[in-house]
Molecule: c-di-GMP-I-GGC riboswitch aptamer
Organism: Actinomycetales bacterium
RNA sequence: ACCGAGAAGGGCAAACCCAUCGUGAGGUGGGGACGCAAAGCCACGGGGCCCACUGCGGUCAGCCGGGCCACCGAAU
Repeated sequence: ACCGAGAAGGGCAAACCCAUCGUGAGGUGGGGACGCAAAGCCACGGGGCCCACUGCGGUCAGCCGGGCCACCGAAU
């Protein structure tokens, strides 16, 4: 470095419910766990979705790729 263990210590949190912001997709906080070894961060490419709908518009990083950063250390 690759890799990811019935490892250790931990971490995050889908659906759903409540509150709140937003026209909406969706965001944030609380509850809750389906899952996740980058489910940490970034809309750069593809893609999904939304609208006061065609625009220098918006949204999704838990769809895929890419970029940046990172804990632990069995086997390879």